[in-house]
RNA sequence: UACGAUAAAGGCAAAUCUGGCGAAAGCCAGUGACGCAAAGCCACGGAUCCUGACCCCCUGCGCGCCGCCUUCUGCGACGACACGAGGGACCCAAGAUCGCCGGGCCGCCGAAA
Numbered sequence: 001u002a003c004g005a006u007a008a009a010g011g012c013a014a015a016u017c018u019g020g021c022g023a024a025a026g027c028c029a030g031u032g033a034c035g036c037a038a039a040g041c042c043a044c045g046g047a048u049c050c051u052g053a054c055c056c057c058c059u060g061c062g063c064g065c066c067g068c069c070u071u072c073u074g075c076g077a078c079g080a081c082a083c084g085a086g087g088g089a090c091c092c093a094a095g096a097u098c099g100c101c102g103g104g105c106c107g108c109c110g111a112a113a
Stems, first nucleotide, its partner, number of pairs: 003110002011036002017030005034099001040105003044102003047097003051093002054088003058084001060081001063079002066076003
C1' cells in the first nucleotide's frame, strides 16, 4: 500500500415511541438496537423520494363567437382561460437521502493471507 479475526480498546445506531422543526420528502433531540470496519465527512456523478413549473383532462361563476328560439335574454355547439378536482413517462427548477451505488477527503486497531 492493501486486507479485515468469533482479537482487544473504543465508536456509530435501523425500525418503533415521545418532543420539536418543515408544505412535503425529511431533519434534530431523547428512547431503542436492526445492523455497520468507514453506518466518519462532502449531494460531485448516477439512483430514489418530495414539492413546484409544465403538459393532459374534467367541472365551471363568468368571457368570446356561432346557431336556434324569441323578447325571457333562454337553450345548444365551439374556442380561450382564472380558481378548483384528478392524472402524468421524459425534460426543467428548488429540496431530501452519504445506513442505495460510485467518486473525493480524513481516520482507530493489527491476526491470517
Record summary:
c-di-GMP-I-GGC riboswitch aptamer from a Woeseiaceae bacterium, 113 nucleotides, folded computationally. The coordinates come from a structure-prediction model, not an experiment, and the mean pLDDT is 81. Of the family's consensus pairs, 95% are formed in the model. NCBI's taxonomy places the organism under Bacteria, Pseudomonadati, Pseudomonadota, Woeseiales, Woeseiaceae.